[in-house]
RNA sequence: GAGGGCGUAGCUCAGUCGGUAGAGCAAAGGCCUUUUAAGCCUUGGGUCCUGGGUUCGAGUCCCAGCGCCCUCA
Numbered sequence: 001g002a003g004g005g006c007g008u009a010g011c012u013c014a015g016u017c018g019g020u021a022g023a024g025c026a027a028a029g030g031c032c033u034u035u036u037a038a039g040c041c042u043u044g045g046g047u048c049c050u051g052g053g054u055u056c057g058a059g060u061c062c063c064a065g066c067g068c069c070c071u072c073a
Base pairs, nucleotide, nucleotide: 001072002071003070004069005068006067007066010025011024012023013022019056027043028042029041030040031039049065050064051063052062053061
C1' cells in the first nucleotide's frame, strides 16, 4: 500500500426480509439458610464506534472516518 472481517448493556454475544433492542454472566434488592455458598424471584443498566446520506421509519442499506484482527504485497 491492497483486500476481507469485526465494533450492540460492566463482560461474552444474539438481533431473520428495514418496523423502533434482547439473552447469559455480572450488579442491586428480596426469599431461603445459624452464616456463607448454591438455588429461586424481582429490578436497574444502551447516544447500537463517530459523522453524514437514503427512507414514513436504520443496529440492519449506502458513503466517509476511527479502532482492533486476519490475509497479501
Description:
This is a predicted structure of a 73-nucleotide RNA (transfer RNA) from a Phycisphaerae bacterium. RNAcentral records the identical sequence in 2 taxa. NCBI's taxonomy places the organism under Bacteria, Pseudomonadati, Planctomycetota, Phycisphaerae. Rfam family: tRNA. Rfam classes the family as a transfer RNA. Model confidence (mean pLDDT): 80 of 100.